[in-house]
Predicted 3D model of a 525-nucleotide part of an RNA (small-subunit ribosomal RNA, 5' domain) from an uncultured prokaryote. Rfam family: Bacterial small subunit ribosomal RNA. Gene Ontology terms of the family: ribosome and structural constituent of ribosome. Clan: SSU clan.
Context: one part of a larger RNA
């Protein structure tokens, strides 16, 4: 000198764009953050219309096949958070899988026949303080279960062709065995959406390997599923992944093991570079979700807002038993030098479900707070004296403050007031028309949709009016005098200053630097 997720002191006008618990992965109250649906059965109420009435009511229509609940499908494995653990194929990079899986999506080929028994919701009864649970009865499905059909799939046994990288791979083929399905909607037909099987693709994931990746030898030996083999099991898949048996191997001074520290990277800061330091925001990967363990469901999890077990903690309890998990968004306490609103909206972008309308979305888009950072603008401009006053110094002549002020003439940024007023919105949705076999697709028209927001921006009005501080002045280092103090009080980054003329302490005048900031401090280049 640079730089910062900064903090502290003094000061503080506006705007734009960013950023904002670095500490206790400490504990958390109430709300919100994941739902949705042309599969299915059942199905309200408020309100209101009509009729009737013994004036209490009753019947019936609309509300409405709506709401809410239930079975079922898809999603909940994404998105969002955090960095505790991890020195590891975790990450980065380059390869491999002839050892693998992949829902939704695209594409190709073929199919969807025939039956059955339940169960929730609902009704009745019961247990319990509650959470919740038990018994009986009824019912549906794209829920569940039989039978049929079936190959190009899979498995067994054959031979053939081509290829390769050792195990082998691909293709066609013979034979035997085995394996599937579900409907619904409408404008009713060569239909839409679904469903089943198989091949291919895309996407995502899994596994393996070479190289790279902090410190310590005041850590020198480590290892028994350990290293390899065979059989068996297991996995989507190779494999000590697991197990039985057999062998005795495997790693290590090119640093094993142990200990400490740490998420890794693209990047960021600095530096001429080499390098050094770092890993906030944004992006990729990994790991975790109160602590530890486990599996279930599923294409995918060993699952943040799922389940089970154990533990600590908190809460409810009728003492029998139950409930919970903010490292999601905001917010609270605590810790700390220190870090924001219990805000608005789904209008845009994106995601889930749905045929669609749409619903959900603390992702996201916005607004609020903070000079925390960067950038821009302003706090007025021109004229104005041989130079007012004040202050300070003085050799008492004067010098300086100083064109500074006053005064004159202007301007009108920002803030204030009053008007106008976007873009972000369409390539979206709906309806209609045309082309078209067509509800596909394309073209056109109409209409509708903005949280921010009456915001940005523009115009007008009045008015210099409302807007400057901080640090320093011995040398390094730009900037000096007088007074007070008297090795005291104090200063200080280093050298050092102060003991009676201190340009170094303190306030003052003057000056220098930067400027809505200026200085200090921690770590870093």
């Nucleotide at each position: 000198g640079g730089a910062c997720g900064a903090a502290c002191g003094c000061u503080g006008g506006c705007g734009g764009c960013g950023u904002g618990c670095u500490u206790a992965a400490c504990a958390c109250g109430g709300u919100c953050a994941a739902g949705u649906c042309u599969a299915c059965g059942a199905g309200a109420a408020a309100g209101u219309g009509u009729c009737u009435u013994u004036c209490g009511g009753g019947a019936u229509g609309c509300g409405a096949g709506u709401a809410a609940a239930g079975u079922g499908g898809c999603g909940c494995a994404c998105g969002g958070g955090u960095g505790a653990g991890u020195a590891a194929c975790a990450c980065g990079u380059a390869a491999g899988c002839a050892a693998u899986c992949u829902a939704c999506c695209c594409u190709u080929a073929g199919g969807c026949c025939u039956g059955g028994g339940a169960u929730a919701a609902c009704c009745c009864c019961g247990a319990g303080a509650a959470a919740u649970c038990g018994g009986g009865g009824c019912u549906a499905a794209u829920a569940c279960c039989g039978g049929a059909u079936g190959a190009u799939g899979c498995a067994g046994c054959g031979g053939c062709a081509c290829c390769g990288c050792a195990u082998g791979g691909u293709g066609a083929u013979g034979u035997u065995g085995u394996u599937a399905a579900a409907g619904u909607c409408u404008a009713u037909a060569u239909g839409g959406c679904g469903u089943c099987u198989a091949g291919g693709g895309a996407u995502g994931a899994g596994c393996u390997u070479g190289c790279g990746u902090c410190u310590g030898a005041u850590u020198a030996g480590c290892u028994u599923g350990u290293u390899g083999g065979u059989g068996a099991g297991g996995u989507a898949a190779c494999g000590g992944c697991u197990u039985a048996c057999c062998a005795a191997g495997g790693c290590u001074a090119c640093g094993a093991u142990c200990a400490g520290u740490a998420g890794c990277u693209g990047g960021u800061c600095u530096g001429a570079g080499a390098g050094g330091a770092u890993g906030a925001u944004c992006a990729g990967c990994c790991a975790c979700a109160c602590u530890g363990g486990a599996a279930c469901u599923g294409a995918g999890a060993c699952a943040c807002g799922g389940u089970c077990c154990a533990g600590a903690c908190u809460c409810c309890u009728a003492c029998g038993g139950g409930a919970g998990g903010c490292a999601g968004c905001a917010g609270u306490g605590a810790g700390g030098a220190a870090u924001a609103u219990u805000g608005g909206g789904c209008a845009a972008u994106g995601g889930g479900c749905g045929a669609a309308a749409g619903c959900c979305u603390g992702a996201c888009c916005c607004a609020g707070c903070a000079a925390c950072g960067c950038c821009g603008c302003g706090u007025g401009g021109a004229g104005g004296a041989u130079g007012a006053a004040u202050g300070u110094c003085g050799u008492a002549a004067g010098a300086u403050u100083g064109u500074a002020a006053a005064c004159u003439c202007c301007u009108g940024u920002u803030a204030g007031a009053g008007g106008g007023g976007a873009a972000g919105a369409a390539u979206a949705a709906u309806u209609c028309c045309g082309a078209u076999c067509g509800a596909a697709u394309c073209g056109g028209a109409a209409c509708u949709u903005g949280a921010c927001u009456g915001u940005a921006c523009c115009c007008u009005c009045a008015g210099a009016g409302a807007a400057a501080g901080c640090u320093c002045c011995g040398g390094c280092u730009a900037a000096c005098u007088a007074c007070g103090u008297g090795c005291c009080a104090g200063c200080a980054g280093c050298c050092g200053c102060g003991g009676u003329a201190a340009u170094a302490c303190g306030g003052a005048g003057g000056g220098a630097g930067c400027g809505a900031g200026c200085g200090u401090u921690a770590a870093u280049c």